A computed fold for a 504-nucleotide part of an RNA from an uncultured bacterium, annotated as small-subunit ribosomal RNA, 5' domain. The coordinates come from a structure-prediction model, not an experiment, and the mean pLDDT is 84. RNAcentral holds the full RNA, with entries from Greengenes. Rfam family: Bacterial small subunit ribosomal RNA.
[in-house]
Context: one part of a larger RNA
RNA sequence: UAGUGAACGCUGGCGGCGUGCCUAAUACAUGCAAGUCGAACGGGAUUUAAAAGAGCUCGCUCUUUUAAAUUUAGUGGCGCACGGGUGAGUAAUAUAUAGCUAAUCUGCCCCUUGCUGGAGGACAACAGUUAGAAAUGACUGCUAAUACUCCAUACUCCUUUUUACCAUAAGAUAAAUCGGGAAAGAAUUUCGGCAAGGGAUGAGACUAUAUCGUAUCAGCUAGUCGGUGGGGUAACGGCCUACCGAGGCUAUGACGCGUAACUGGUCUGAGAGGAUGAUCAGUCACAUUGGAACUGAGACACGGUCCAAACUCCUACGGGAGGCAGCAGUAGGGAAUAUUGCGCAAUGGGGGAAACCCUGACGCAGCAACGCCGCGUGGAGGAUGACACUUUUCGGAGCGUAAACUCCUUUUGUUAGGGAAGAAUAAUGACGGUACCUAACGAAUAAGCACCGGCUAACUCCGUGCCAGCAGCCGCGGUAAUACGGAGGGUGCAAGCGUUACUC
Numbered sequence: 001u002a003g004u005g006a007a008c009g010c011u012g013g014c015g016g017c018g019u020g021c022c023u024a025a026u027a028c029a030u031g032c033a034a035g036u037c038g039a040a041c042g043g044g045a046u047u048u049a050a051a052a053g054a055g056c057u058c059g060c061u062c063u064u065u066u067a068a069a070u071u072u073a074g075u076g077g078c079g080c081a082c083g084g085g086u087g088a089g090u091a092a093u094a095u096a097u098a099g100c101u102a103a104u105c106u107g108c109c110c111c112u113u114g115c116u117g118g119a120g121g122a123c124a125a126c127a128g129u130u131a132g133a134a135a136u137g138a139c140u141g142c143u144a145a146u147a148c149u150c151c152a153u154a155c156u157c158c159u160u161u162u163u164a165c166c167a168u169a170a171g172a173u174a175a176a177u178c179g180g181g182a183a184a185g186a187a188u189u190u191c192g193g194c195a196a197g198g199g200a201u202g203a204g205a206c207u208a209u210a211u212c213g214u215a216u217c218a219g220c221u222a223g224u225c226g227g228u229g230g231g232g233u234a235a236c237g238g239c240c241u242a243c244c245g246a247g248g249c250u251a252u253g254a255c256g257c258g259u260a261a262c263u264g265g266u267c268u269g270a271g272a273g274g275a276u277g278a279u280c281a282g283u284c285a286c287a288u289u290g291g292a293a294c295u296g297a298g299a300c301a302c303g304g305u306c307c308a309a310a311c312u313c314c315u316a317c318g319g320g321a322g323g324c325a326g327c328a329g330u331a332g333g334g335a336a337u338a339u340u341g342c343g344c345a346a347u348g349g350g351g352g353a354a355a356c357c358c359u360g361a362c363g364c365a366g367c368a369a370c371g372c373c374g375c376g377u378g379g380a381g382g383a384u385g386a387c388a389c390u391u392u393u394c395g396g397a398g399c400g401u402a403a404a405c406u407c408c409u410u411u412u413g414u415u416a417g418g419g420a421a422g423a424a425u426a427a428u429g430a431c432g433g434u435a436c437c438u439a440a441c442g443a444a445u446a447a448g449c450a451c452c453g454g455c456u457a458a459c460u461c462c463g464u465g466c467c468a469g470c471a472g473c474c475g476c477g478g479u480a481a482u483a484c485g486g487a488g489g490g491u492g493c494a495a496g497c498g499u500u501a502c503u504c
Stems, first nucleotide, its partner, number of pairs: 002503003006500005013375006019368002021333001026331003030328003035078003040075002043072013085286003095210005101204001104203002109199008117151004126141006157180002161176004166171001185191002212258003219249003224246008261283004265276004288309005311322004339365001341364003347361001348359004378408004389398003413441006422431001448493005453474003459488005469476002
């Protein structure tokens, strides 16, 4: 000099675009953040219409049946593994790059082929009884399905065995054989279900290279290293287990300790390099702490389950409930970081045939000079060079065309009128009566901060008297201080200016 997610001091007019707990991964009141489908299913409730019956005030009421519509607690399906947050852990089970999988899986989606036959028993809801303060249950009975089960069928699918052929390290392809394995309906079109093959997408595993400090850490390791059999996994593998062998890593730094999410990038620098990893994008890890599995295509699951622990809350003391590192918000910590806002109009996501519903993702608005960029605080003329102030050698000089005054303009501001695009349209705009346009008014509403000894642009007077004080370095101050404090003047930057901290 440049930079910052900055903070502090003084000051502060506007707009656009961004950014905003770096500290306590501390504790959380309250509200919201994941639902949806009645075109899978039975039932309930409400409304309407029709028919029948009863009452009777004679045109109303009640009951039953049928039909339709609306609604939805439960069964069932899909989603909840995405999206959103945080960086505690992790020095390699991570990340980046390049490979590899003949060792693998993949819901929804796309393409191709074939099939969708028959039968059965339950469990919720509901009704009754019952335990409990509650949370939540228990027993008996009834019932439906795209829930569950069985049978049939199914070549290529799985499994056993064999053969041919290619390859020879594992193995691939083709044929035969033994055993095994499916399905679901609803409906007006249309949407589904099952099996097999292929694709796409996503994911898992493996390999190589790179990836902080410390040797005042030098030896480490028994599932440790390898083999065989078995188990397990979607899948290779000490992944696990039994037996056998004694290996494996290490000064090219093993092992230990400390620190740390990684990258694209960002800052700086001519570059090499150094520092860094906020926002945005990709990957990973975590969800009060520790452990575990279930369901599922996918989790060992932030707003699921179980166990243990700490903490908080409720309790009838028997027992229960909870997890903001989602969006707001609160307390605390701190130098320090925002609204308990509006809307699903757009984009995207989940469910649904659709209408639509949900969406603190997202789109917007609010707060903050936190940053960058832009604009303004007026322009022209105006010398008895006014007054005041400062200074003076008392003649004057500076402030200074600066002001006053005259003419002009209206960015901005205020008021009034009009008023979008963003919407793909049949409809639908939170933003928003916003941006923008027009008219009127009137210089009107708008300048500070730091510095002036040298480095370093900018000097005089007064006060003080090694005091009070200044200071980045050198150093100023002890009676004429351009260095302290004030004033006048000047210099620099400007809605900012200085200081502090950190990086190059």